[in-house]
RNA sequence: GAAGCUCACCAGACCGUCGCUGGCACGAGACCCGAAAGGGUGUGCUGGAGGAACGUCCGGACUGCACAGGACAGCGUAGGAGGUAAUACCUCUCCACCGACCAGUCGCAAGACCCUAAGGUGAGGAUCAGAGCAACAGAGACGAGCCGAUUCAGUUCGGGUGAAACGGGCAAUCUCUACGCGCAGCAAUACCAAAUAGGCCAGCGUUGAUGUGGUUCCGCGGAGCUGGCGGGUAGGUAGCAUCGAGCCGGGUGGGCGACCCCCGGCCCAGAGGAAUGACGGUCACGUGCCAGUCACCCGCAAGGGCGGCUGGCGUGCACAGAAUCCGGCUUAUCGGUGGGCUUCACAC
Numbered sequence: 001g002a003a004g005c006u007c008a009c010c011a012g013a014c015c016g017u018c019g020c021u022g023g024c025a026c027g028a029g030a031c032c033c034g035a036a037a038g039g040g041u042g043u044g045c046u047g048g049a050g051g052a053a054c055g056u057c058c059g060g061a062c063u064g065c066a067c068a069g070g071a072c073a074g075c076g077u078a079g080g081a082g083g084u085a086a087u088a089c090c091u092c093u094c095c096a097c098c099g100a101c102c103a104g105u106c107g108c109a110a111g112a113c114c115c116u117a118a119g120g121u122g123a124g125g126a127u128c129a130g131a132g133c134a135a136c137a138g139a140g141a142c143g144a145g146c147c148g149a150u151u152c153a154g155u156u157c158g159g160g161u162g163a164a165a166c167g168g169g170c171a172a173u174c175u176c177u178a179c180g181c182g183c184a185g186c187a188a189u190a191c192c193a194a195a196u197a198g199g200c201c202a203g204c205g206u207u208g209a210u211g212u213g214g215u216u217c218c219g220c221g222g223a224g225c226u227g228g229c230g231g232g233u234a235g236g237u238a239g240c241a242u243c244g245a246g247c248c249g250g251g252u253g254g255g256c257g258a259c260c261c262c263c264g265g266c267c268c269a270g271a272g273g274a275a276u277g278a279c280g281g282u283c284a285c286g287u288g289c290c291a292g293u294c295a296c297c298c299g300c301a302a303g304g305g306c307g308g309c310u311g312g313c314g315u316g317c318a319c320a321g322a323a324u325c326c327g328g329c330u331u332a333u334c335g336g337u338g339g340g341c342u343u344c345a346c347a348c
Base pairs, nucleotide, nucleotide: 001344002343003342004341005340006339007338008337009336010335012283013282014281015280016279017278018277020048021047022046023045024044025043026042030041031040032039033038050319055329057328058327059326060325061324062185063184064183065182074181075180076179077178078177079093080092081091082090083089094124095122096121097120098119104113105112106111125176126175130174131173132170133169146159147158148157149156189238190237191236192235199229200228201227202226203225204224211220212219213218214217244267246266247265248264249263250262251261253260254259285316286315287314288313289312290311291310292309293308294307296305297304298303
């Protein structure tokens, strides 16, 4: 330097104006919504999406319910060892396969084969327990036989096809073995709590209540009325985001590594139809057109092509959007930056 891999990072920057939303402070009064519970309205300061917030595929935290013990069923996992809160994740390692140049083999050549590096992939227990399956081709595909030749004798030999022909394959078909697993999920769950309907209790009421028409009494009418209690629903609050499986930095700490340990610092989104934005400007980046300029190529020439730089105008800036939280995995992603490994070539 080329090729092939692999790991990590960024995800436009700044300024101005106007907004949205959480927290804190001030103000402790007022006003609005609501029966209540509760919510909202001001000013200032400050925080405000992601590497995947996606999918909801695994694993946990948390919550409620269930729970003597055992067995069966069902579901899951599967080389070995380790990491972790845990896992189907991650690490190391064994095995199998893939994997470029070069080398090697074959070939006139094109090329093919083979070997392997970094690296990648693996649902890698068991097919002497049992069942099931095998396209096309082939006479025959899981039961052993069939065809041809041969022999005293299914005795011996051969058989096109096909991945596989009598001895094997597939467990990502059932199954067996070992190990593990209660069920549901924040629409969990807890608390506050209307109207209406129904329930229970008490009192009054057919000796006429409540209601109603006139007004101190008379009518109409005919079985309920009043109060309380309790449960559930609408609605509201908590769960819910200041203290954790947290983030950042450091360690001549441990470990091959995943990871663990120690020290210092920090507090870092929390809505509830759902905020995290809009506009303007400057700069950066990509791209298109035009102009200028420089170098090169084609052409006798006119001219044309290609590339670099400068300027102007336009345009674009991926995938995507938190919803109880966390750890993984998968998938999507314009463009850019950095590190490491392997092979080959060249130079010293």
Notes: A computed fold for a 348-nucleotide RNA from Hydrogenophaga bisanensis, annotated as Bacterial RNase P class A. The source organism's lineage runs through Bacteria, Pseudomonadati, Pseudomonadota, Betaproteobacteria and Hydrogenophaga. A source record names the gene rnpB. Model confidence (mean pLDDT): 76 of 100. It matches the Rfam family "Bacterial RNase P class A". Rfam links the family to the GO terms tRNA processing, dimeric ribonuclease P complex and ribonuclease P activity.